RNA sequence: UGCGGGGUGGUGCAAUGGUAACACGCCACACUUUGGAUGUGGAGUUCCUGGUUCGAGUCCAGGCCCCGCAG
Numbered sequence: 001u002g003c004g005g006g007g008u009g010g011u012g013c014a015a016u017g018g019u020a021a022c023a024c025g026c027c028a029c030a031c032u033u034u035g036g037a038u039g040u041g042g043a044g045u046u047c048c049u050g051g052u053u054c055g056a057g058u059c060c061a062g063g064c065c066c067c068g069c070a071g
Stems, first nucleotide, its partner, number of pairs: 001070007010024003018054001026042005047063005
């Protein structure tokens, strides 16, 4: 440099163009002598800039970063 794949809460990982889900973690409460475990509830997420659309995590264009292959 070319080609392919990827970027979503703190972490991992889903999501036919139509309320961004689940698990772990975190916080609060209950339980417990305390801690832990368990139960209930809660906060927290779409890499950036534009475009298409009534509506974009998803489609299109450009850019940034990561991985693989080729040279």
The prediction has a mean pLDDT of 80. Predicted 3D model of a 71-nucleotide RNA (transfer RNA) from a bacterium. RNAcentral records the identical sequence in 2 taxa. The RNAcentral record of the sequence draws on ENA and MGnify. Rfam family: tRNA. Its Rfam clan is "tRNA clan".